[in-house]
Context: one part of a larger RNA
RNA sequence: GGUGCAUGGGGGAUGUCUUGGCAUUAGAAGGCGAUGAAGGGCGUGAAAAUCUGCGAAAUGCUUGGGGUAGUCGAUAAAUAGGCGUUGAUCCCGAGAUUCCCGAAUAAGCUUCUGCUGAAUACAUAGGCAGUUGUCAGCAAACCGAGUGAACUGAAACAUCUAAGUAACUCGAGGAAGAGAAAGAAAACUCGAUUCUGUAAGUAGCGGCGAGCGAAAGCGGAACAGCCCAAACCAGUGGGGUUUCCCUGCUGGGGUUGUAGGACUCUCAAUAACGGAGUUAGAAAAUUCAAUUUAGAAGAACGACUUGGAAUGGUCGACCACAGAGGGUGACAGUCCCGUAUUUGAAAGUGUUGAAUCUCCAGAGAGCACCUGAGUAGGACCCGUCACGUGAAACCGGGUCUGAAUCUACGGGGACCAUCCCGUAAGGCUAAAUACUCUCUAAUGACCGAUAGUGAACUCAGUAGCGUGAGUGAAAGAUGAAAAGUGCCCCGUUUAGGGGAGUGAAAUAGUAUCUGAAACCAUGUACCU
Numbered sequence: 001g002g003u004g005c006a007u008g009g010g011g012g013a014u015g016u017c018u019u020g021g022c023a024u025u026a027g028a029a030g031g032c033g034a035u036g037a038a039g040g041g042c043g044u045g046a047a048a049a050u051c052u053g054c055g056a057a058a059u060g061c062u063u064g065g066g067g068u069a070g071u072c073g074a075u076a077a078a079u080a081g082g083c084g085u086u087g088a089u090c091c092c093g094a095g096a097u098u099c100c101c102g103a104a105u106a107a108g109c110u111u112c113u114g115c116u117g118a119a120u121a122c123a124u125a126g127g128c129a130g131u132u133g134u135c136a137g138c139a140a141a142c143c144g145a146g147u148g149a150a151c152u153g154a155a156a157c158a159u160c161u162a163a164g165u166a167a168c169u170c171g172a173g174g175a176a177g178a179g180a181a182a183g184a185a186a187a188c189u190c191g192a193u194u195c196u197g198u199a200a201g202u203a204g205c206g207g208c209g210a211g212c213g214a215a216a217g218c219g220g221a222a223c224a225g226c227c228c229a230a231a232c233c234a235g236u237g238g239g240g241u242u243u244c245c246c247u248g249c250u251g252g253g254g255u256u257g258u259a260g261g262a263c264u265c266u267c268a269a270u271a272a273c274g275g276a277g278u279u280a281g282a283a284a285a286u287u288c289a290a291u292u293u294a295g296a297a298g299a300a301c302g303a304c305u306u307g308g309a310a311u312g313g314u315c316g317a318c319c320a321c322a323g324a325g326g327g328u329g330a331c332a333g334u335c336c337c338g339u340a341u342u343u344g345a346a347a348g349u350g351u352u353g354a355a356u357c358u359c360c361a362g363a364g365a366g367c368a369c370c371u372g373a374g375u376a377g378g379a380c381c382c383g384u385c386a387c388g389u390g391a392a393a394c395c396g397g398g399u400c401u402g403a404a405u406c407u408a409c410g411g412g413g414a415c416c417a418u419c420c421c422g423u424a425a426g427g428c429u430a431a432a433u434a435c436u437c438u439c440u441a442a443u444g445a446c447c448g449a450u451a452g453u454g455a456a457c458u459c460a461g462u463a464g465c466g467u468g469a470g471u472g473a474a475a476g477a478u479g480a481a482a483a484g485u486g487c488c489c490c491g492u493u494u495a496g497g498g499g500a501g502u503g504a505a506a507u508a509g510u511a512u513c514u515g516a517a518a519c520c521a522u523g524u525a526c527c528u
Stems, first nucleotide, its partner, number of pairs: 001527009015513001016477002020447002022444007029436002031138002039101003042055003046079001049075003061095006070083003108134002112130005142173001143171005153160001157207001183190002194221005204212002225428003228372001232252009257406001259371003263366005274360004285356007292348002295343003301316005317334002319323001325337003377401007387413001408423005464471002484512001487499004
């Protein structure tokens, strides 16, 4: 010096664990805000700091319930001083307080009043002040609308694709949007919308390339239909060229395609049976019950034995509408919390149900008055439709034009005829559907500290980095219990260690469970 073995140091892998995450199911809730939000700053305790709570009434105040022996939140033990069976602390409902910043507040619009006050004399417009109401800002996704890319793919690239996606903006709701046929279709037709399985990667579209890609029908989920405008009638107002015309308002009437309604006439009828309802269709309220926001009751085990400790082992019992789960010094139905089951609200919130209550009505004949106009349609140019201009309908937009009035009008994928279907140019509408910042309950062939959220940890969107927009970590485990090593010795009144002591164990000593490898050292055996 090398190799092997052993013992240590070093390091923190592995194993076990879980306070934290992830995903899903069911239910709830789906908003907060000028009565000042979300989010912050600063304060607030006997005592310094941070987290939590709270706001100068400040780890809290008042009150109504619940609950029962302790208590003054956490890191964080001890001390001081308090409170409490005259019921504290604690939990739930309601109320009070709620510093400063922040939409951050004032302005705008609007109601009313007052004062002023042009062209222009009176006046009016306008202005100013006060006042009433409203808007704003925040919030995870879902939704409607507006604007709207590029990378990419086409093995290049321009039509095309990506994609009406991302992004930005506006707006609303617990859902939104759509919605009661000027529909779909072509049979013995169906009968609002939405979502879904299929139809179907079909019919089609497409530098017929890459790719894009329906609908009817059938099966399901859920089901709900209505109101105006007009004709006509009554009342009432304004204006004009005043026998009349124009234009409003209120009430009645009326709401559809087998056309319906108005008007005139005829018949029936006056509300019993029945139906519906506060969410559209009209609308107000009360009571009761259930549910929800604290809770309450809740069965049944001992001995011996091993051990530091019994929940283990042995023996003998018991409960069970409870043998879900968690904790307790090892594995507990019968030790503790619970679980099954039963039960509970002074006060508040929402929902559901019931009752009171409220609402609801026909047929025939004639007549030809009404049935949504700068609309439908057309031309040119675009957009959206699965459909790229194509034979391109239907739907929507810009410019220019421009009908008919039920013997009517639109559609059935150019267009025409026949036939069939529907009734545009006004409006409302629950459910089935989408989502989850959030709450409750539960579940997992989900993770187990380099995993799982970026974040299990006094104290993570923290420390740190960046001028900034932003970016962004590491870091869990003594022991059953601190019983956390009194006292002595070495050492610098160190660090660290040796005794002693605690403990089942200290090679469990806070740099703490287990303690791999690299690397370092000591001892020993062999070789050189």

Predicted 3D model of a 528-nucleotide part of an RNA (large-subunit ribosomal RNA, domain I) from a bacterium. The RNAcentral record of the full RNA draws on ENA. Its Rfam family is "Bacterial large subunit ribosomal RNA". Its mean pLDDT, the model's own confidence on a scale to 100, is 80.